RNA sequence: CCGCCCAUAGCUCAGUUGGUAGAGCACCUGCCUUUUAAGCAGAGGGUCCCUGGUUCGAAUCCAGGUGGGCGGA
Numbered sequence: 001c002c003g004c005c006c007a008u009a010g011c012u013c014a015g016u017u018g019g020u021a022g023a024g025c026a027c028c029u030g031c032c033u034u035u036u037a038a039g040c041a042g043a044g045g046g047u048c049c050c051u052g053g054u055u056c057g058a059a060u061c062c063a064g065g066u067g068g069g070c071g072g073a
Stems, first nucleotide, its partner, number of pairs: 001072007010025004019056001028042004049065005
């Protein structure tokens, strides 16, 4: 310098032919228990790495950038 892949909740990840963002674990509250743990129920938590574009509508498509990984020269 060139190419490919990845970036979504505190963590690990889903979300595919564009249609109002989810799971598990963790945290919080309640129940149960002598207490803890385990178990059960519930609530909170993310404008989806950034900027712009396309569209009635973008996590998803397009362009540029940032960070990480791999390969080539």